Molecule: transfer RNA
Organism: Candidatus Berkelbacteria bacterium
RNA sequence: UCCGAGAUCGUCUAGCGGCAGGACAACGGCCUCUGGAGCCGUGAACCUUGGUUCGAAUCCAAGUCUCGGAG
Numbered sequence: 001u002c003c004g005a006g007a008u009c010g011u012c013u014a015g016c017g018g019c020a021g022g023a024c025a026a027c028g029g030c031c032u033c034u035g036g037a038g039c040c041g042u043g044a045a046c047c048u049u050g051g052u053u054c055g056a057a058u059c060c061a062a063g064u065c066u067c068g069g070a071g
Base pairs, nucleotide, nucleotide: 001070002069003068004067005066006065007064010024011023012022013021018054026042027041028040029039030038047063048062049061050060051059
């Protein structure tokens, strides 16, 4: 330099154009002699900028970063 893949709550991970979900962690409560176990609940995210669309995490373009491959 070229080709391909990827970027989603604090972490890991789903979501093939229509309310962004789960697990763990965090916080609050219940239970308990105690709680770091168990149970209930709460908050929390779509890499950036444009475009397409009634509607975009999802499709398109450019960019940033990461990983793999080629030379």